[in-house]
Context: one part of a larger RNA
């Protein structure tokens, strides 16, 4: 821009696009068949593999904004305690997220059309023939059933809701009033993201940051006291710290506002 008023949900699906695998044991049944040796179809269940989504409870991986320990130095006057540097300094751990080695699901079913193939009626050609007319069964294969995405599907679809004033003029249009429903910018952010989109929230408020409270991670902090010549060891104390995680809480910042979109529609 369009889709012949505008606007908000919610669809319907032309059409495309995904996937489509497969072994193994168990039973039926050692039974049909076979001398015998072997040994079924049919049908019924159970466990795998490869693939491939999704997620993170579980087990791990990562975690340079988490805690601890350890060495050199350099510096806060010194001791203690702490900082900076040294590949994140180096080690031992570790949340959330993202991850796979881990976790659940998937491939099913069933219908229609047909391949080889197997028939049924059945004639040229009084027999015989599955074909010549007609009719069947009958593949992991076709086309629907499963997921997705989808009306710029220009034959522009469909439901429901909502919204919108007078006066001149023949008409385009002009005057007054009025700015609808509803969108947007700006801002707080995000399990949404290159931007953009998209979703959530903007004081009628938990949207994010604080605080606080809990999960969870380090592993008993500083400072005191006491024990030991001492290194340390023990009590205060499962202490202190503590990203991203579940709550609560309006302290702090979403304030104030502006703007587009009109008045019933070839």
């Nucleotide at each position: 821009c369009g889709u012949a008023c505008g606007a908000g949900a919610c669809u319907u699906g032309a059409g495309g696009g995904a996937a489509c695998c497969u072994g193994u044991c168990c039973u039926u049944a050692g039974u049909a068949c076979g001398a015998g040796a072997g040994g079924a179809c049919c049908g019924g269940g159970a466990c795998g593999g490869a693939c491939g989504a999704a997620c993170c409870u579980c087990u791990g991986g990562u975690g340079u904004a988490c805690c601890g320990g350890c060495u050199g130095u350099c510096g806060c006057g010194c001791c203690a305690g702490c900082g900076g540097c040294a590949c994140c300094g180096c080690c031992g751990g570790g949340u959330a997220g993202c991850c796979a080695u881990g976790u659940u699901c998937g491939g099913a079913u069933c219908g229609g059309a047909g391949a080889a193939a197997c028939g049924c009626u059945g004639a040229a050609a009084g027999c015989a023939u599955c074909u010549a007319a007609g009719c069947g069964u009958g593949a992991a294969g076709c086309c629907g059933u499963u997921c997705c995405c989808a009306a710029g599907a220009u034959a522009g679809g469909g439901u429901c809701u909502c919204g919108c004033g007078g006066g001149g003029g023949c008409a385009a249009c002009c005057c007054c009033c009025u700015g609808a429903a509803g969108g947007g910018c700006c801002g707080u952010c995000g399990g949404a993201g290159a931007c953009u989109a998209c979703g959530a929230c903007g004081u009628c408020g938990a949207u994010a940051g604080g605080u606080c409270g809990c999960a969870g991670g380090u592993g008993u902090a500083a400072g005191c006291g006491u024990g030991g010549c001492g290194a340390c060891g023990c009590g205060u104390u499962g202490a202190g710290c503590c990203g991203a995680g579940c709550g609560a809480u309006a302290c702090u910042a979403a304030u104030a506002g502006c703007c587009c979109g009109u008045g019933a529609g070839g």